[in-house]
RNA sequence: GGGCCCGUGAUCUAGUGGCUAUGAUGCUGCCCUUACAAGGCGGAUGUCGCAGGUUCAAGUCCUGCCGGACCCA
Numbered sequence: 001g002g003g004c005c006c007g008u009g010a011u012c013u014a015g016u017g018g019c020u021a022u023g024a025u026g027c028u029g030c031c032c033u034u035a036c037a038a039g040g041c042g043g044a045u046g047u048c049g050c051a052g053g054u055u056c057a058a059g060u061c062c063u064g065c066c067g068g069a070c071c072c073a
Base pairs, nucleotide, nucleotide: 001072002071003070005068006067007066010025011024012023018056027043028042029041030040031039049065050064051063052062053061
């Protein structure tokens, strides 16, 4: 340099154009306990890598860039 795949809360992850972005772990408040753990009921944390484009509507489709994995040279 060329090909191909990926980027979503702190971490992992669902989402294949349609109303408010899913779940788990972690964090945290309350209950429970003498206390801790486990358990129960809540809460906060996302400019969906960045910038543009298409569309009535984009996490999703298109283009460029950035970052990462693999293959070729």
The RNA shown here (transfer RNA) has 73 nucleotides and comes from a Candidatus Woesearchaeota archaeon. The prediction has a mean pLDDT of 81. Its Rfam family is "tRNA". From the family's description: Transfer RNA (tRNA) molecules are approximately 80 nucleotides in length. The family's RNA type in Rfam is transfer RNA. Rfam links the family to the GO term triplet codon-amino acid adaptor activity. NCBI's taxonomy places the organism under Archaea, Nanobdellati, Candidatus Woesearchaeota.